[in-house]
């Protein structure tokens, strides 16, 4: 120092689900809730991929699929 991830400490996000509200729909948001997460933080036209949609097309969406980027802590 991190293309690492063992303890320990501060702590942090919340899956399915249920209830409200919203959208064509995929999904999103609020509250509840925890299946997990070493980045489960960000980044959606302008990495890629999926998903609604469509006669066909996405400047719809999805970051808890990779993938880039940023960071806490410090053993190998």
């Nucleotide at each position: 120092a991190u293309g690492c991830a063992a303890a320990a400490a501060a702590g942090g996000c919340a899956a399915a689900c249920c209830u409200g509200u919203u959208g064509a729909a995929a999904g999103a948001c609020a509250g509840g809730g925890a299946c997990g997460c070493a980045a489960a933080g960000c980044u959606a036209a302008a990495g890629g991929g999926c998903c609604u949609g469509u006669a066909a097309a996405a400047u719809g969406g999805c970051a808890g699929c990779c993938a880039g980027u940023u960071a806490c802590u410090g053993a190998a």
This is a predicted structure of a 76-nucleotide RNA (c-di-GMP-I riboswitch aptamer) from Acetobacterium woodii.
The coordinates come from a structure-prediction model, not an experiment, and the mean pLDDT is 82.
The source organism's lineage runs through Bacteria, Bacillati, Eubacteriales, Eubacteriaceae and Acetobacterium.
Its Rfam family is "c-di-GMP-I riboswitch aptamer". Its family is annotated with cyclic-di-GMP binding in the Gene Ontology.
The sequence was found by an Rfam model in a public genome assembly.